[in-house]
Context: one part of a larger RNA
């Protein structure tokens, strides 16, 4: 040095578990915000740190309600309190609630600086009143009267304040007040000063409107297409939009709008290429009309609700433990789940069922006030340019306008895909409108032929952290002792070490906090052959 058996190290795969994930359904909400949010910096405990709570009243303070023996949040312990005269914890509603931040009294390199104006406070002058005093005067003395001072309190009014404390002072808009105040006399417009009240900033998506690409397809590439997508910006609501026919149809008739399925890849569209793609009509969902459909009280009921009641077990064996086996009961409007030393209807929470304050939600009855448009001109329709209509100029209606035009007036007007003629349906230039329909940052149940730590969110763990990065951004690894720490008391070797041997706990300790099993790669030890 090989084989080969056998036993460790080393590693951390598999199993086996789930605090967390991730899809849905069913209700709930669907905003929050100058009454200063969302998010933050910094305090705050007897306490060095961090999370979590709170906010100088600072792991908290009042108040009503539950609740009834144990409590001072977590990593995590000590010390020292509280608690039946009901703490701790749970609802509910209040009080505080530092600085940043829309940040708003200026300024700023966020959590900083640097102010004025009012009151509060003090000090002082004064005034008026009142209580104590103290001196003069009048009064024969008292009693009282008048005056005058001092202190003190109360209340008014002036003045002064370094510093600490309260409040107010931002912009714009709207409305009202007052000062002023042009062209151009009165006026007006503009300009100031005040006062009220609104506004802004956040916020996962849906949703409406203004802007609005390119790669890419056409196998190149310009009309075209990706696509009105993306991505900007503006606004809005729990949705939003859209809506009661100047609508379709076709000689029959239908009868607001939105959504689904069909019609149909039909009809057209189209360098007739790539692609684009309707309506009519039938089927459903859901119905609704209309000119403030509401407004403010009432508070019958009804959800929600911290919580309350809420059935029924016993032996033996095995074993560390019984919930396992055997035996022999019982409960079920509860045999949903979870937990307990192994698998529990009956040991524990709890489930069925039966109740529940306050608070919020919603609401039937009644009562109050209050409103109720009146027919739409620079508008239809026209001409040039564009744009939306599935339809790219096409014969091309229809809708929209930038620009030049420009009617009629129900005996009228528009529409039926160029146009006319007849027929027919309609009433544009005001508005409003629940339902069905979209969605999910969120709360509550409750499920899965969804995952199970290289999966599942990027985060099961102090994760949008550690860490990169000038910044936009970009981004992780990281789970499991045991049933209970019972976490090895004590003694050995060692450096008063690491680490180890023993004792000891425990069922188990090759379960020792490099901790559940513990593959393999890798790397030794023992034996046997063999060279």
């Nucleotide at each position: 040095g090989g084989c080969g058996u056998u036993u460790g190290g080393u590693g951390g795969a598999u199993g086996c578990c789930u605090u967390g994930g991730c899809a849905g359904c069913a209700a709930g909400a669907g905003g929050c915000g100058a009454u200063g949010a969302a998010g933050g910096a910094c305090g705050u405990g007897a306490u060095a740190c961090c999370c979590u709570g709170c906010g100088a009243u600072a792991a908290g303070c009042u108040u009503g309600g539950g609740g009834g023996a144990g409590c001072c949040g977590g990593g995590a312990a000590u010390a020292g309190g509280c608690a039946u005269u009901g703490a701790u914890c749970c609802c509910a509603a209040g009080a505080u609630c530092u600085c940043c931040g829309a940040a708003u009294g200026g300024g700023g390199c966020a959590a900083c600086c640097c102010a004025c104006c009012u009151g509060a406070u003090a000090c002082u002058c004064u005034g008026u009143u009142g209580a104590u005093g103290u001196u003069u005067g009048c009064g024969u003395u008292g009693a009282g009267c008048a005056a005058u001072c001092a202190u003190c309190a109360a209340u008014g009014g002036g003045g002064u304040a370094a510093g600490c404390c309260a409040g107010g002072u931002a912009u714009c808009u709207u409305u009202g007040a007052c000062c002023u105040g042009a062209a151009c006399a009165c006026a007006u417009a503009g300009g100031g000063u005040u006062a009220a009240a609104g506004a802004a900033g956040c916020a996962a998506a849906c949703c409406c409107g203004g802007g609005g690409a390119a790669c890419u397809g056409a196998a190149a590439c310009a009309u075209c297409u990706a696509a009105g997508u993306a991505c900007c910006c503006g606004g809005a609501g729990g949705a939003a939009a859209g809506g009661a026919a100047a609508u379709c149809a076709a000689c029959a008739g239908a009868g607001a709008c939105u959504c689904c399925g069909u019609u149909a890849g039909u009809a057209g569209u189209g360098g007739c290429g790539a692609g684009c793609g309707a309506a009519c009509g039938c089927g459903g969902a859901c119905c609704a009309g209309c000119c403030g459909a509401g407004c403010g009280a009432u508070g019958a009921g009804a959800g929600u609700g911290a919580c309350u009641g809420g059935a029924a077990c016993g032996g033996u064996c095995u074993g560390g433990a019984a919930a396992g086996g055997c035996c022999g009961g019982c409960g079920a409007u509860a045999c949903a789940g979870g937990g307990u030393g192994a698998c529990a209807g009956c040991c524990c929470c709890g489930u069925a069922c039966a109740g529940g304050a306050a608070g919020c939600u919603u609401g039937a009855u009644u009562c109050g006030a209050c409103g109720c448009a009146u027919u739409a001109a620079g508008u239809a329709g026209g001409g040039c340019g564009g744009g939306a209509c599935a339809c790219g100029u096409g014969a091309a209606a229809u809708c929209c306008u930038g620009u030049c035009u420009g009617a009629a007036g129900a005996u009228c007007g528009g529409a039926g895909g160029a146009c006319c003629a007849c027929c027919u349906c309609c009433g544009a230039a005001g508005g409003c409108u629940a339902a069905g329909u979209a969605c999910u940052c969120c709360u509550u149940g409750c499920u899965g032929a969804c995952c199970g730590a290289u999966a599942g969110c990027g985060a099961a763990c102090c994760a949008g952290u550690a860490c990169c990065g000038u910044g936009a951004g970009g981004g992780a690894a990281a789970g499991g002792u045991g049933a209970a720490a019972a976490g090895c008391a004590c003694c050995c070797c060692g450096a008063c070490g690491a680490g180890g041997g023993g004792a000891g706990u425990g069922a188990a300790a090759c379960a020792g906090u490099a901790c559940c099993u513990g593959a393999a790669a890798c790397c030794g030890g023992a034996c046997g052959c063999c060279u």
A computed fold for a 531-nucleotide part of an RNA from Rhodobacter sp., annotated as large-subunit ribosomal RNA, domain I. The source organism's lineage runs through Bacteria, Pseudomonadota, Alphaproteobacteria, Rhodobacterales and Rhodobacter. It matches the Rfam family "Bacterial large subunit ribosomal RNA".